Small-subunit ribosomal RNA, central domain from Candidatus Kuenenia stuttgartensis, 349 nucleotides, folded computationally.
[in-house]
Context: one part of a larger RNA
RNA sequence: CUGGGCUUAAAGGGUGCGUAGGCGGAAUGGCAAGUCGGAGGUGAAAGCCCCCAGCUUAACUGGGGAAGUGCCCUCGAUACUGCUGUUCUCGAGAGAGGUAGGGGCGUGUGGAACUUCCGGUGGAGCGGUGAAAUGCGUAGAUAUCGGAAGGAACGCCGGUGGCGAAAGCGAUGCGCUGGACCUUUUCUGACGCUGAGGCACGAAAGCUAGGGGAGCGAACGGGAUUAGAUACCCCGGUAGUCCUAGCCCUAAACGAUGGGUACUGGGUUGCGGGUCAGACAUGGACUCGCAGCCGAAGCAAAAGUGGUAAGUACCCCGCCUGGGGAGUAUGGUCGCAAGGCUGAAACUC
Numbered sequence: 001c002u003g004g005g006c007u008u009a010a011a012g013g014g015u016g017c018g019u020a021g022g023c024g025g026a027a028u029g030g031c032a033a034g035u036c037g038g039a040g041g042u043g044a045a046a047g048c049c050c051c052c053a054g055c056u057u058a059a060c061u062g063g064g065g066a067a068g069u070g071c072c073c074u075c076g077a078u079a080c081u082g083c084u085g086u087u088c089u090c091g092a093g094a095g096a097g098g099u100a101g102g103g104g105c106g107u108g109u110g111g112a113a114c115u116u117c118c119g120g121u122g123g124a125g126c127g128g129u130g131a132a133a134u135g136c137g138u139a140g141a142u143a144u145c146g147g148a149a150g151g152a153a154c155g156c157c158g159g160u161g162g163c164g165a166a167a168g169c170g171a172u173g174c175g176c177u178g179g180a181c182c183u184u185u186u187c188u189g190a191c192g193c194u195g196a197g198g199c200a201c202g203a204a205a206g207c208u209a210g211g212g213g214a215g216c217g218a219a220c221g222g223g224a225u226u227a228g229a230u231a232c233c234c235c236g237g238u239a240g241u242c243c244u245a246g247c248c249c250u251a252a253a254c255g256a257u258g259g260g261u262a263c264u265g266g267g268u269u270g271c272g273g274g275u276c277a278g279a280c281a282u283g284g285a286c287u288c289g290c291a292g293c294c295g296a297a298g299c300a301a302a303a304g305u306g307g308u309a310a311g312u313a314c315c316c317c318g319c320c321u322g323g324g325g326a327g328u329a330u331g332g333u334c335g336c337a338a339g340g341c342u343g344a345a346a347c348u349c
Base pairs, nucleotide, nucleotide: 003321004320005319006318007303008302012317014201015200016199017198021194022193023192025088026087027086028085029084030083031082033081034080035077036076037075038074040072041071042070049065050064051063052062053061054060091191092188093187094186095184096183097182098181099180103177104176105175106174107173108172109171110154114150115149116148117147118146119145120144121143125136126135162169163168206247207246208245209244210243211242215241216240220236221235222234223233258316259315260314261313262312263311266294267293268292269291270290271289272288273287274286275285276284298305299304322349323348324347331342332341333340334339
């Protein structure tokens, strides 16, 4: 390079927006670049291949032919691709009318619990475990009642449920704000898909500065257990966990399944809309979107998957190419650091 692949064997980028590029709906006209056909030129000789000839043969040599997949020029063809003109509405978008939602940001408020403090009652234990001990307690604990303060998280509803691109989002009021879905006799008229680089977002932990600190709790101290116990269990407890501003950029960032479009038997459930018949209805029929389950065909090594495909096809991107060495070394680049991204080879099996 070609080929074959990427749920679990190596392999889908953590996610989005988007540049270049690649690819791209229907009708019709023009052009003729790609494409196809004809003619011409060129494609040196030698060589290779075919035929013939000369050395006794062969090698070798000579003659002829073919080939030279290509390039140029010219005359044509116009289905497809392309360029260009006109038109269209089913793709895409806009408008209008509705709907659901823990989507995001800011700000205020609330109750339960917890801890601490103050006061009352009370008077010897509490706590903890497999059992204990460390620990707390007559300087009055635990328990109980009243009050105050503080920080963090929001029980029930809650769901196999909803929203978000992913990370993720759950008390409640208000303000600002993104997206989705449904309906439509409205409009634009291919404006689309993907996306190398790039930009943005990105759990937890970690870092910088300033706050905050109830509970929990790496490290650390102590008590146990044990042969030991740098653990599991217990008593404490710092960073952290929380907020603001700025970094870090990783993950089993998982559906271990990239995005888009079209097509391909059924059954059933939930969520959000709509239409129809009907006098009404616990309801019924149909339809659009989302989220699940079971399964036909097919696919698959099997497990399984099966209109949410891993089926049948097309377009675009990313990635893989035996195990170890190794996500190491080196260089580059980013970062305050921790480290991230990119990423080998020798050697060995």
The organism belongs to Candidatus Kuenenia, within Bacteria. Rfam family: Bacterial small subunit ribosomal RNA.